[in-house]
Context: one part of a larger RNA
RNA sequence: UCAUGGCUAAGGAACUAGGCAAAAUCGACCCGUAACUUCGGGAGAAGGGUCUCCUAUCAUUUUGGUAGGACGCAGUGAAAAGGUCCAGGCGACUGUUUAUCAAAAACACAGGACUCUGCUAAGUUGAAAGACGACGUAUAGGGUCUGACACCUGCCCGGUGCCGGAAGGUUAAGUAGAGAUGUUAUCUUACUUCGGUAAGAGAAGCAUUGAAAUGAAGCCCCGGUAAACGGCGGCCGUAACUAUAACGGUCCUAAGGUAGCGAAAUUCCUUGUCGGGUAAGUUCCGACCUGCACGAAUGGUGUAACGAUCUGGACACUGUCUCGGCCAUGAGCUCG
Numbered sequence: 001u002c003a004u005g006g007c008u009a010a011g012g013a014a015c016u017a018g019g020c021a022a023a024a025u026c027g028a029c030c031c032g033u034a035a036c037u038u039c040g041g042g043a044g045a046a047g048g049g050u051c052u053c054c055u056a057u058c059a060u061u062u063u064g065g066u067a068g069g070a071c072g073c074a075g076u077g078a079a080a081a082g083g084u085c086c087a088g089g090c091g092a093c094u095g096u097u098u099a100u101c102a103a104a105a106a107c108a109c110a111g112g113a114c115u116c117u118g119c120u121a122a123g124u125u126g127a128a129a130g131a132c133g134a135c136g137u138a139u140a141g142g143g144u145c146u147g148a149c150a151c152c153u154g155c156c157c158g159g160u161g162c163c164g165g166a167a168g169g170u171u172a173a174g175u176a177g178a179g180a181u182g183u184u185a186u187c188u189u190a191c192u193u194c195g196g197u198a199a200g201a202g203a204a205g206c207a208u209u210g211a212a213a214u215g216a217a218g219c220c221c222c223g224g225u226a227a228a229c230g231g232c233g234g235c236c237g238u239a240a241c242u243a244u245a246a247c248g249g250u251c252c253u254a255a256g257g258u259a260g261c262g263a264a265a266u267u268c269c270u271u272g273u274c275g276g277g278u279a280a281g282u283u284c285c286g287a288c289c290u291g292c293a294c295g296a297a298u299g300g301u302g303u304a305a306c307g308a309u310c311u312g313g314a315c316a317c318u319g320u321c322u323c324g325g326c327c328a329u330g331a332g333c334u335c336g
Base pairs, nucleotide, nucleotide: 001331002330003329004328005327006326007325008324010322011321014320019317027051028050029049030048031047036041038148052070053069054068055067056066057065058064071075083315084314085313086312087311088310089309090307091306095107096106111146112145113144114143115142116141117140123132124131125130149302150301151300152299154232155231156230159229160228161225162224163223164222165221168220169219170218174214175213179209180208181207182206183205186201187200188199189198190197191196233251234250235249236248237247260294261291272288273287274286275285276284
C1' cells in the first nucleotide's frame, strides 16, 4: 500500500449521477393501527409495552395470570431473524426473457374484438403417400390486434387492402380463317444461230404469314367494410376600457380531432408561467393550455393490490462525507 473485518470525539448525507456501500430495524406475546379500496385487502401498516431470577397466591396439562421482591451496563443477555413512511410515472397481478455486459416500462397473461373454417374443415408440413390440426366438430380449431377491472371507444370508405356484384369497357392461350406472299404445270409477247433465251401472267398443291369473329379470371366499373392499413384543415373580421371571441365571412377536404388527458416515457422555444416543498430546487408534486409534434383496442382516461422497476421527498440510522485516526488477520517487502 492492497484485501477482509472491528472501533471511532462532534456533526449526521454536508458524500455522490444516485444514501452506492455501511449502519439501523429484526424473535415471541400484549395493546394499537390511517388514507384508499375491486371490501379480499392495505397490515407485521404506523406506533407503544413486556421478556431474567426469587417468594406468595389463583387456576392448574403447562413453558400460564396477578402481587411483591432481587441482580446486572445489558434479561429474544451469544448466534440466527423486516428499516419505515409520503407522493408520482409505467406495467393490472403470479409468471417469462438477451446461457456469458440489459430482468425492464420489453414478452406472456386472464379478459375484449375482428376474421377464416361445415369436416376429406381452415391452417401447417411433405416430392408424394401421409402426418399434425383431432381420435376434436363453430361453447371447436387457425390467424391478427388489444391486454385485469371501472367509465368509454367519436368523425372519415376519397387512397390502399378485403368482401360482394355482374350490365358494359379492356383482356391471354386456344378456336377461326377473309386475305397476302413465295414456288410453277401452263399460257402470252419479244428475240432467235430454231437448239433455245428473256420478260410478263399464272391454276392446283405445298410453304410462310394472317384480318374479322369467338374467348375466363383479372383490371376498369358499381356497392359494402376502419377493434382493416390508415386519415382526422387554413385565412379574415367581430362585444360600450383593454384583451379575448360565444358569432359571421371565405377557401379547401373523404372527413376536418369528439370525450378525456395535456410542458407529459410525448413540449422545440424551455430552467414556459403560477403555486407547494428547500435558506437556496434545470429534478419532483399540483395547476394553467400557447398540444413545435396527445387522443380513443397502432386503444383513451382512471385505478385498489402487486414490482430485486423508474422518479422526487421525509423519519430513523450511520466513517458516504467534514477528515481523518486506531486495531486485527492475510497478501505485498527482506532473508532463507
Notes: Large-subunit ribosomal RNA, domain IV from a marine metagenome, 336 nucleotides, folded computationally. Model confidence (mean pLDDT): 87 of 100. Rfam family: Bacterial large subunit ribosomal RNA. The full RNA is in RNAcentral, with records from SILVA.